[in-house]
RNA sequence: GAAGUCGGCCGGACGGUCGCCGUGCUUCGUCACGGAGGAAAGUCCGGGCUCCGAAGGGCAGGGUGCCAGGUAACGCCUGGGGGGCGUGAGCCCACGGAAAGUGCCGCAGAAAACAUACCGCCGAUGGCCCGCACGAGCGGGCACAGGCAAGGGUGAAAAGGUGCGGUAAGAGCGCACCGCACGGCCGGUAACGGUCCGUGGCACGGUAAACCCCACCCGGAGCAAGGCCAAAUAGGGGAGCAUGCGCGUCCGGCGCGCACGUGUGGCCCGCACGGGCUCCCGGGUAGGCUGCUUGAGGCGGGCGGUGACGCCCGUCCCAGAGGAAUGACCGUCCAGGCCCGCAGGGGCCGGACAGAACCCGGCUUACAGGCCGACUUCCACU
Numbered sequence: 001g002a003a004g005u006c007g008g009c010c011g012g013a014c015g016g017u018c019g020c021c022g023u024g025c026u027u028c029g030u031c032a033c034g035g036a037g038g039a040a041a042g043u044c045c046g047g048g049c050u051c052c053g054a055a056g057g058g059c060a061g062g063g064u065g066c067c068a069g070g071u072a073a074c075g076c077c078u079g080g081g082g083g084g085c086g087u088g089a090g091c092c093c094a095c096g097g098a099a100a101g102u103g104c105c106g107c108a109g110a111a112a113a114c115a116u117a118c119c120g121c122c123g124a125u126g127g128c129c130c131g132c133a134c135g136a137g138c139g140g141g142c143a144c145a146g147g148c149a150a151g152g153g154u155g156a157a158a159a160g161g162u163g164c165g166g167u168a169a170g171a172g173c174g175c176a177c178c179g180c181a182c183g184g185c186c187g188g189u190a191a192c193g194g195u196c197c198g199u200g201g202c203a204c205g206g207u208a209a210a211c212c213c214c215a216c217c218c219g220g221a222g223c224a225a226g227g228c229c230a231a232a233u234a235g236g237g238g239a240g241c242a243u244g245c246g247c248g249u250c251c252g253g254c255g256c257g258c259a260c261g262u263g264u265g266g267c268c269c270g271c272a273c274g275g276g277c278u279c280c281c282g283g284g285u286a287g288g289c290u291g292c293u294u295g296a297g298g299c300g301g302g303c304g305g306u307g308a309c310g311c312c313c314g315u316c317c318c319a320g321a322g323g324a325a326u327g328a329c330c331g332u333c334c335a336g337g338c339c340c341g342c343a344g345g346g347g348c349c350g351g352a353c354a355g356a357a358c359c360c361g362g363c364u365u366a367c368a369g370g371c372c373g374a375c376u377u378c379c380a381c382u
Stems, first nucleotide, its partner, number of pairs: 001378010012333007020035005025029001037353001041364002044362005049222004061218005066080005081095001082093004096213002101211002103207003118152002120148003125145002127142006160178006179202001180200005185194003226290004236281006244258005260274005297316008334351001336349005
């Protein structure tokens, strides 16, 4: 210098003017103070808090899944192990169980799992044929019975691999090495590892984000949770007062009729409906208050730990809200882009993603532009 890997951070600055929201006040104002984010987002996990409830066990259902640690908790994080990728820094992995059972494995292929044989190899043994021999037999042929799985072929995957021996041809059939399984020993808290020792010819393909098995975890609903105060109107309960006339009566304002009021456009008849006033109590609605932001909190320092993180000390208070404020303009500057100019310089544009709604820890996703640190590989020079 080039190409990369990982981690952290910023994400316009300052001033002025005018607004918007909240809080405060002996002062109500031309007042003072405060007013978005790293993701406030998705609502995917985990907790706090609240109510229901008594949640102890089981079933069902859901989730997680190498080991150890961190944490309030987690599916998160840290460290480690194993596997894969990369020259490397480093990155990726739902990474328990397939010798508990069940299912599935398209096409191709003989065969997709208690094996089998398309091409092929052999045909020792048995069979048939020919020759030689007196004969026991010997030699040759066929590929009929049969033997085999080395080679070919199919497939993502074909029942350990290489070599030597062996054989008619072959084969863990035998042996050596490699691999595998089991046991031991050693190291490690463990996952796991070992260049160690022994045993076993090898123990039966893949698939569990297929059913399933094993281990562990999970009660439900959510701030529209929940608590308090509480109109008008209409219901409910109670008390008091009022309640025309007649009849009936079981003696209770219980029933009927008349009267009264309302409706049927007005009036008469008829018909239908209606029973007064005052006060108190209770539930609920509108509305108001609360929950509400001091918290697993921020910042700085020290100590412990490889680290996640923990403990201690100091210091700070930093939106609370109801469909919802957090904005606009001007000036100067800082990044960045474009144009003009030989140049000093000038002009124009211009700052992403997004936006609190009970709170917190994560994960994921979005993000113009920029800064810092650590590390890797290659090239050149000293």

Bacterial RNase P class A from a Natronospiraceae bacterium, 382 nucleotides, folded computationally. Rfam family: Bacterial RNase P class A. It is annotated as a ribozyme. Gene Ontology terms of the family: dimeric ribonuclease P complex, ribonuclease P activity and tRNA processing. The coordinates come from a structure-prediction model, not an experiment, and the mean pLDDT is 76. The source organism's lineage runs through Bacteria, Pseudomonadati, Pseudomonadota, Natronospirales and Natronospiraceae.